[in-house]
Molecule: transfer RNA
Organism: Candidatus Omnitrophota bacterium
């Protein structure tokens, strides 16, 4: 320098154009003398910038970061 893959909540991941989701974690409440466990409720997320579309995590282009292959 070139090719491929990946980027979604604090962590690990689903999500093939129409409500952003699950587990653990976090906060509150209930239960308990108290803690743990359990139950209920809640906060919190699409790497960045453009484009296509009525509508984009999803399709297209570019940038950035990580992994990998070639030279």
């Nucleotide at each position: 320098g070139g090719g491929g893959c990946u980027g979604u909540a604090g962590u690990a991941a689903a999500g093939u154009g129409g409500u952003a989701u699950u587990a653990c974690g976090c906060a509150g409440c209930g239960u308990u003398c108290g803690c743990a466990a359990c139950g209920c409720u809640g906060a919190g997320u699409c790497a960045c910038g453009g484009g296509u579309u009525c509508g984009a995590c999803u399709c297209c282009c570019g940038u950035c970061a990580g992994c990998u292959c070639c030279a």